Model confidence (mean pLDDT): 81 of 100. Transfer RNA from an Erysipelotrichaceae bacterium, 73 nucleotides, folded computationally. RNAcentral holds the sequence, with entries from ENA and MGnify.
C1' cells in the first nucleotide's frame, strides 16, 4: 500500500431477505427471609463507531471516514 471481517445497553451478543431496538449477566427499587445469600416482580439504561446518500421508511443497501482482528505485498 491492497483485500477480507467486525463495531448494537456497563459486559457478552441476537435482530436470517429494509418496516415495532431485544436477550443473558450486571445495576436500581419492592416482596419472600430475623439478616446474608438465593428466588420472584417491576424498572432504568442504546439517536446501532462517525458522516453522507438511496428510499415513503435504514442497525440492515451504497459511498467516505475512524478503530480492532486477519490475509497478501
Nucleotide at each position: 500500500g491492497g483485500g477480507g471481517u467486525c463495531g448494537u445497553a456497563g459486559c457478552u451478543c441476537a435482530c436470517c431477505u429494509g418496516g415495532g431496538a431485544g436477550a443473558g449477566c450486571g445495576c436500581a427499587u419492592c416482596g419472600c427471609u430475623g439478616g446474608c445469600a438465593g428466588c420472584g416482580a417491576u424498572g432504568a439504561g442504546g439517536u446501532a463507531g462517525a458522516g453522507a446518500g438511496u428510499u415513503c421508511g435504514a442497525g440492515u443497501c451504497u459511498c467516505u471516514u475512524c478503530g480492532g482482528c486477519u490475509c497478501c505485498a